[in-house]
Context: one part of a larger RNA
RNA sequence: CUAUGUUGAAGGAACUCGGCAAUUUACCUCCGUAACUUCGGGAUAAGGAGGCCUUCCGUUUGGGCAACCAGGCGGGAGGGGCACAGACUAGGGGGUGGCGACUGUUUACCUAAAACACAGGACUCUGCGAAGUCUUUAAGACGACGUAUAGGGUCUGACGCCUGCCCGGUGCCGGAAGGUUAAGAGGAGAGGUUCACGCUUUGAAUCGAAGCCCCGGUAAACGGCGGCCGUAACUAUAACGGUCCUAAGGUAGCGAAAUUCCUUGUCGGGUAAGUUCCGACCUGCACGAAUGGCGUAACGACUUCCCCGCUGUCUCCAACAUAGACUCA
Numbered sequence: 001c002u003a004u005g006u007u008g009a010a011g012g013a014a015c016u017c018g019g020c021a022a023u024u025u026a027c028c029u030c031c032g033u034a035a036c037u038u039c040g041g042g043a044u045a046a047g048g049a050g051g052c053c054u055u056c057c058g059u060u061u062g063g064g065c066a067a068c069c070a071g072g073c074g075g076g077a078g079g080g081g082c083a084c085a086g087a088c089u090a091g092g093g094g095g096u097g098g099c100g101a102c103u104g105u106u107u108a109c110c111u112a113a114a115a116c117a118c119a120g121g122a123c124u125c126u127g128c129g130a131a132g133u134c135u136u137u138a139a140g141a142c143g144a145c146g147u148a149u150a151g152g153g154u155c156u157g158a159c160g161c162c163u164g165c166c167c168g169g170u171g172c173c174g175g176a177a178g179g180u181u182a183a184g185a186g187g188a189g190a191g192g193u194u195c196a197c198g199c200u201u202u203g204a205a206u207c208g209a210a211g212c213c214c215c216g217g218u219a220a221a222c223g224g225c226g227g228c229c230g231u232a233a234c235u236a237u238a239a240c241g242g243u244c245c246u247a248a249g250g251u252a253g254c255g256a257a258a259u260u261c262c263u264u265g266u267c268g269g270g271u272a273a274g275u276u277c278c279g280a281c282c283u284g285c286a287c288g289a290a291u292g293g294c295g296u297a298a299c300g301a302c303u304u305c306c307c308c309g310c311u312g313u314c315u316c317c318a319a320c321a322u323a324g325a326c327u328c329a
Stems, first nucleotide, its partner, number of pairs: 001324008010315002014313001019310001027051005036041001038158001052079012080084001092308004097303002099300002104116002120156007132142003159295004164225003169222002171218005178213003184207002189202005226244005253287001254284001265281005
């Protein structure tokens, strides 16, 4: 010096990206326990007190014929120790946001999460030799010894309140009048050869399916959801008007947000001092409604900020123990 431990004056997070690490707390009985809440919870909330030994009194349970044995509960008096759940074992707590409802699952060997799953919701396919899947085109099997309250696919993700507008593009579904259209049918004609019969090559019109064009529907299908100018009796702003474009111009709710560039936006709170945090404002670079929107009790080895307690994290290091390193032998 390193590793692993033990202890520490005064202070107590001043350390640090961050209380990381290590303390604190810890059991039982009694008292007591807030907001909020889906009325179940939250809750061991928080916060307190007692716990050892001796002795006395009262009461009571079980066993026993009884004597008595084994206990429980309540009260009084006293005793000792630094310390009485005496070692070991053994929750620190509270407040506020974000995300995800929850218990679960995951990158075996750097990521455990806000990711995946989930119950619930919705759309869609499938009428049974089902759809879908495996399999050389087959046989066969699963689906299922199931039958639309079933099975497959996709999206969303408890619960509560909700889920707006657009079908122009792409997709899907439906339609079949017309257009286009393959093989095929058709065969006007034309060419080669031949004395001829023939053989052979080519071939217009016309008929001719699905698909596409076309006509509708459909967004919890893929997706999309504007610009400029003017206007009110202070100013400012614009309920209002004009105009251009569009398939339609973003509704409710939320909003400097896990989304805000400018930005440490502005105001308020918390601090002596706050780029973080909380509450507002709305000028949303570039939120927005099942690629779900906004809330939400409970839950979380998640994450942000604050407070109490506690401490060698620190001010500022020191001593000790064990094992190394190192020096000498």
Record summary
Model confidence (mean pLDDT): 87 of 100. The part of an RNA shown here (large-subunit ribosomal RNA, domain IV) has 329 nucleotides and comes from Microvirga sp. Mcv34. The organism belongs to Microvirga, within Bacteria. It was read from a public genome assembly.